[in-house]
Model confidence (mean pLDDT): 83 of 100.
This is a predicted structure of a 1506-nucleotide RNA (small-subunit ribosomal RNA) from an uncultured prokaryote.
It matches the Rfam family "Bacterial small subunit ribosomal RNA".

RNA sequence: AGAGUUUGAUCCUGGCUCAGGAUGAACGCUGGCGGCGUGCUUAACACAUGCAAGUCAAAGGAGAAAAGCCCUUCGGGGACAAGUACACUGGCGAACGGGUUAGUAACGCGUAGGCAACCUGCCCUUAAGCCUGGGAUAACCCGCCGAAAGGCGGACUAAUACCAGAUAAUAUUCCAUUUCACAAGAAAUUGGAAUUAAAGGACUUCGGACCUCUCGCUAUUGGAUGAGCCUUUGUCAGAUUAGCUUGUUGGUGGGGUAAUGGCCUACCAAGGCAACGAUCCGUAGCUGGUCUGAGAGGAUGAUCAGCCACACUGGGACUGAGACACGGCCCAGACUCCUACGGGAGGCAGCAGUGGGGAAUAUUGGACAAUGGGCGCAAGCCUGAUCCAGCAAUGCCGCGUGUGUGAAGAAGGCCUUAGGGUUGUAAAGCACUUUCAGUAGGGAAGAAAUGCUCGACGUUAAUAGCGUCGAGUGCUGACGGUACCUACAGAAGAAGCACCGGCUAAUUCCGUGCCAGCAGCCGCGGUAAUACGGAAGGUGCUAGCGUUAAUCAGAAUCACUGGGCGUAAAGCGCGCGUAGGCGGCUUGGUAAGUCAGAUGUGAAAGCCCCGGGCUCAACCUGGGAACUGCAUUUGAAACUGCCAGGCUAGAGUGCAGUAGAGGGAAGUGGAAUUCCGCGUGUAGCGGUGAAAUGCGUAGAGAUGCGGAGGAACACCAGUGGCGAAGGCGACUUCCUGGACUGACACUGACGCUCAGGUGCGAAAGCGUGGGGAGCAAACAGGAUUAGAUACCCUGGUAGUCCACGCUGUAAACGAUGGGUACUAGCCGUUGGGAGGGUUUGCCUCUUAGUGGCGCAGCUAACGCGAUAAGUACCCCGCCUGGGGAGUACGGCCGCAAGGUUAAAACUCAAACGAAUUGACGGGGGCCCGCACAAGCGGUGGAGCAUGUGGUUUAAUUCGAUGCAACGCGAAAAACCUUACCUGCCUUUGACAUCCUGGGAACCCUGCAGAGAUGCGGGGGUGCCUUCGGGAACCGGGUGACAGGUGCUGCAUGGCUGUCGUCAGCUCGUGUCGUGAGAUGUUGGGUUAAGUCCCGUAACGAGCGCAACCCUUGUCCCUAAUUGCCAGCGGUUCGGCCGGGAACUUUAGGGAGACCGCCGGUGACAAACCGGAGGAAGGUGGGGAUGACGUCAAGUCAUCAUGGCCCUUAUGAGUAGGGCUACACACGUGCUACAAUGGUCGGUACAAAGGGCAGCGAAGCUGCGAAGUGGAGCGAAUCUCACAAAACCGAUCGUAGUCCGGAUUGCAGUCUGCAACUCGACUGCAUGAAGCUGGAAUCGCUAGUAAUCGCGGAUCAGAACGCCGCGGUGAAUACGUUCCCGGGCCUUGUACACACCGCCCGUCACACCAUGGGAGUGGGCUGUACCAGAAGUAGGUAGUCUAACCUUCGGGAGGACGCUUACCACGGUAUGGUUCAUGACUGGGGUGAAGUCGUAACAAGGUAACC
Repeated sequence: AGAGUUUGAUCCUGGCUCAGGAUGAACGCUGGCGGCGUGCUUAACACAUGCAAGUCAAAGGAGAAAAGCCCUUCGGGGACAAGUACACUGGCGAACGGGUUAGUAACGCGUAGGCAACCUGCCCUUAAGCCUGGGAUAACCCGCCGAAAGGCGGACUAAUACCAGAUAAUAUUCCAUUUCACAAGAAAUUGGAAUUAAAGGACUUCGGACCUCUCGCUAUUGGAUGAGCCUUUGUCAGAUUAGCUUGUUGGUGGGGUAAUGGCCUACCAAGGCAACGAUCCGUAGCUGGUCUGAGAGGAUGAUCAGCCACACUGGGACUGAGACACGGCCCAGACUCCUACGGGAGGCAGCAGUGGGGAAUAUUGGACAAUGGGCGCAAGCCUGAUCCAGCAAUGCCGCGUGUGUGAAGAAGGCCUUAGGGUUGUAAAGCACUUUCAGUAGGGAAGAAAUGCUCGACGUUAAUAGCGUCGAGUGCUGACGGUACCUACAGAAGAAGCACCGGCUAAUUCCGUGCCAGCAGCCGCGGUAAUACGGAAGGUGCUAGCGUUAAUCAGAAUCACUGGGCGUAAAGCGCGCGUAGGCGGCUUGGUAAGUCAGAUGUGAAAGCCCCGGGCUCAACCUGGGAACUGCAUUUGAAACUGCCAGGCUAGAGUGCAGUAGAGGGAAGUGGAAUUCCGCGUGUAGCGGUGAAAUGCGUAGAGAUGCGGAGGAACACCAGUGGCGAAGGCGACUUCCUGGACUGACACUGACGCUCAGGUGCGAAAGCGUGGGGAGCAAACAGGAUUAGAUACCCUGGUAGUCCACGCUGUAAACGAUGGGUACUAGCCGUUGGGAGGGUUUGCCUCUUAGUGGCGCAGCUAACGCGAUAAGUACCCCGCCUGGGGAGUACGGCCGCAAGGUUAAAACUCAAACGAAUUGACGGGGGCCCGCACAAGCGGUGGAGCAUGUGGUUUAAUUCGAUGCAACGCGAAAAACCUUACCUGCCUUUGACAUCCUGGGAACCCUGCAGAGAUGCGGGGGUGCCUUCGGGAACCGGGUGACAGGUGCUGCAUGGCUGUCGUCAGCUCGUGUCGUGAGAUGUUGGGUUAAGUCCCGUAACGAGCGCAACCCUUGUCCCUAAUUGCCAGCGGUUCGGCCGGGAACUUUAGGGAGACCGCCGGUGACAAACCGGAGGAAGGUGGGGAUGACGUCAAGUCAUCAUGGCCCUUAUGAGUAGGGCUACACACGUGCUACAAUGGUCGGUACAAAGGGCAGCGAAGCUGCGAAGUGGAGCGAAUCUCACAAAACCGAUCGUAGUCCGGAUUGCAGUCUGCAACUCGACUGCAUGAAGCUGGAAUCGCUAGUAAUCGCGGAUCAGAACGCCGCGGUGAAUACGUUCCCGGGCCUUGUACACACCGCCCGUCACACCAUGGGAGUGGGCUGUACCAGAAGUAGGUAGUCUAACCUUCGGGAGGACGCUUACCACGGUAUGGUUCAUGACUGGGGUGAAGUCGUAACAAGGUAACC
């Protein structure tokens, strides 16, 4: 410090997620030791039991007992125990220490101050005293009541308990005076008044006392400590909480308190708080700190420390220095316990512990040895504070589980390409060591004091006593079987957890097969899973490792540091303007902000730095720094503020002009539509894609004239004008706002922005009243359509118009808030001004608008660019992932419609912007193709053939399925083929290799059987040899293995189809772009062509195109048999022979064609058009040749091949059957329907091929298929082999025919082991459908279509198919609008699996959260009233009453009682708010391939949207 994730890819925006740290944690697996920390975060829920606050005999009175001992009259007594224990009076303490975080948003806490407005026990200090009396009371004793708790009465007694009096200043309080101060006060002096005490012990001659001392007491001075009060400032969230307040705010008098104060009360005034957030609601103890972070911040407030608050819940006071009191009291309430039912008792949020709750948190331990606290003179006692121990890997830190050597790289495991690799020096083995744990022994420190003894000093009369110091001495350890040290034995007792697809270090095999499962995000799993489960190996951490939760960081993702708002989320629709914020030049002052210094404070601990102590570390400890803050004080005066003065550049006013659909009101005008009247006139009009509804013979439409009425204002008209925006358009008048220009004068910062507020605000809509021509929601009808509640048509009402009022929203847009300043240019245009020249056209400058380009700069890009989206400043508004949702609830506004403000639950991992490449479009442009058109002939109808689907079947083997499957694989299914079915049979196998033993192989043959096969018979002894044997072959045996047309073409190779023989597809370097990418390859021409030329930030290149290859067309050369025959000769008249080499032909080699030449067009190019010549002319015709890629296209059944599956069978053999089925549907063909024909007879002319298990001539036989025959030929020689259409002649005469030939019968031929299922052919007979084919659809542009026959492959036989060959031989193409396909450019896109795309809404089903809802039930709370415990205060003489007074009657004072006020709980009534729940209901979200349509994305098929 970043990374993953939106896309085909890119950049951006933006969310989600991860890597880090940390925890009082919990859970899972695992677990050796020690040190130091930590340990109910939940129910402030309820608590059994024990302990947690006592102490003092040196305050007081009283005062036991047991054991043992002594005495005894045996009843008992005594000493000791002991002035002890237990109690009581009294004193101090119990207000500390310990716990908890419920409440509290507050002077509670933090911070800095104040108290001249205060108190303070014990302690220190100052200074003065402690005198004389009195009356009670508890304990104890007696009696009574009660179950108990406890209480009552009588009698006795003491005090450091209580009361009275004296004393009393230089003390205190109050009053007065003076001085000082000025918020209350302070000091001093004098005077007056008032107020206050307690003893005990030591010593002793036991009577007491002079003196002294210690402790104590009273009053007092000051301090220290600890409280109390006040103030500045800081301190969570909500405005869907906006107003709150009546003791409220202030004053005066009084009361009250330690003390100020409405703290309380009476009266007076009417204030006080609040947008700088009052009030209300929610949440919360605050802080030092802790965690994190670079920091700023954010989160948090366990342990430790400071402060507050609380002690079962609520209220209250008492005592006291201190409490409204955790282990005190009273009352009320809830709960629990005891009870004799009458009454009582209790409060673990002390330490342990229990139940409960919970994911979850420990022992009913030891000790006061240390530290500290209470009491005490002290010894000492008490102390669950504390110190220790126990439990828990809960955290941090440290240590160990061995070390060295050891290659045969052991065995085993795993993988494997079968060679090996890996686990792995790892183990074993050998040699060592012994930390820790174990056993045994030794063994610190924590302990110093108090105490006692002695000495010195001080005090004192004192060598008592006491205090201080020193020396000596003795006692005290819970932890503790401590730490630590030593010895002993033995590698001995001690390793796990998570992960291994990317992020993220680390991979293979097996199993599983969208199952089981994983998952933090992206995502894995549908038969080859590095992602699931296991294993092996690896990686990481390590006595731990993972997971979960919550927190900070990363997140600049709330942005102070440090973000944004044209299109990503985001500028209010627009003005005016209040508060607020900000503000021109200059002078002086001031010192609030600001800056600097000093002082105080910022507790300790913690963090940081430097040291020290535990062997180290954690931990502990000393010092320092820091604590960024606050306050006080001293300075500075630039800037901001404030005060005072001045200025004119901002702003404004006056004067003179200018332009304008700026606004309001009144009036006027013409054109047009409609309607009405009259005339002319006759059959249609109107409307549409086409129609119909509608109007019209009752006279429409058309046309002429006249009239009525409403609305809108053609041309001018313009990226022209005006206005803040909405918006404004005929003309005239009146009223009125603003802007601009010019020159001068004036004011003198008067300015900018603007939360709330207020005004304006299109259209639609609402209210009242008018108006209503046209248009036109709703509605009606007609069409369209599968439907059509639409688009189109005919009508038509609100409305549109006016007046007044409301509404307050729009894609109210420049999707761009307002103001000011600055920053290159160029070209228009509107309004003004100035200058110049002047031909009145203009040029230059300037200013205010309004447009187009464009530099710098900015921007994610697009783009913006002086009218900024640039550079800066000021102010306002707004944003923080998508959906839910601009919705619900609440508030406000509105007559309503609705507007405004504005969430959450839940859900997703994206949603979005710009640009790129493609693809697509019922977008555009250009171009091509038998694509259409123009033609010719077909298919679709019939019969048959063939293939397919379907059906059938034991099987009808399998594959191919739009084009690009369907006369396809199959260039041949009777058996075989054959893969299918049935039956029979076989198991190392029909086929391959190896081993073993035997035999040559092989040939002939019998029987059984459908055959495979089984059982036999006979013949036969081979080849090579180094003489051992070997090779081939056959059958037997054993196991390795064979075998599979079994599956997967979606695991593959190879091959093939298709787009498409379309003209495209790319690369290097350079350039442009942040990038994907672009450029090149686009553009202008041209071409069949990315063919070529020109232009050009491109220059070149590659694969394609073309050419090179084959064939055909012309000529030449060479050659001349089997081919040829012009000339010559012969002839049996047949190139037959001699011969010839001319011609044809054959087959080798050449020539030829290149837009080369001419003319024109074109840009002087490429090229095109025409022409000449030529056999051939612009690629001459045909073929072969198929770029990058697409379709998971086809093929595991050609072959090959991974994986899986079968192994007496899914292998092998065999016979028969099937692939040939047949209600039907489709494709491809053949033959036809006839006269351009059929039939008969006659007569011509090919090419290319095949042939030895072959082609097979002549001859003969048969009507024929064919048979016989066998010449010739391995072929330019022989043969298949007569080509047919054509031509000549005859006949038929438009008919189901002399067309057509299916079907069927009979008889045959041939092939073959065999034609039944199931061959081809022949003859005779039979003579079906069919008379040119609906919708639709196919081929073809010239030697082509059409038509005619011939050959070949396969093959025993079996083509109407396929592949070739020649014969005859057309028609048409205007043209590119349309259909289909394709190419290039461009445009739009929400598509990228790419339009067979994407995607919306209702409905149906399931689940989830949520709103409304008659209500129902809780919590909190307001108001009014009732009520009034305990207590305090006031009143009161009903009862009682020790101290003092008394005139002895009583009084003063007090207590009880009663009562008044205040008040807790409680109650009644009525509101508010919040939570839960609720029949039913509303929308929302999510779900597998449901239903209906097709709204959006392309012109999305009616442009979309608000």